Predicted 3D model of a 99-nucleotide RNA (SAM riboswitch aptamer (S box leader)) from a soil metagenome. The coordinates come from a structure-prediction model, not an experiment, and the mean pLDDT is 84. The RNAcentral record of the sequence draws on MGnify.

[in-house]
RNA sequence: UUUAUCCAGAGUGGCUGAGGGAACAGGCCCGAUGACGCCACAGCAACCAGGCCCAGGUGCCCAGGUGCUACUUCCUGCCCGAUCACCGGGAGAGAUAAA
Numbered sequence: 001u002u003u004a005u006c007c008a009g010a011g012u013g014g015c016u017g018a019g020g021g022a023a024c025a026g027g028c029c030c031g032a033u034g035a036c037g038c039c040a041c042a043g044c045a046a047c048c049a050g051g052c053c054c055a056g057g058u059g060c061c062c063a064g065g066u067g068c069u070a071c072u073u074c075c076u077g078c079c080c081g082a083u084c085a086c087c088g089g090g091a092g093a094g095a096u097a098a099a
Stems, first nucleotide, its partner, number of pairs: 001099006011041005019030003024077004042069003047065002050061003053057001073093001078090004
């Protein structure tokens, strides 16, 4: 850079000790009853790999390489649906996988 997906799913223990939910802003939350992070184990899922079947796959099995395990990617920000709000769709940004 391209393509695909992102309202499902899955937590305990140990260490640490103040911020954290990507960045900015607004909101809403989590957090000394210890969040975030790191490590261990456990688990979820099935993108890739591997196996099976088939004329054709949006099929089945597996779990080796990744990924993930508060909140929809926590929500909004730009555009459209006449319109504040709500809601819906899209864009942008981001994450993950494969190339």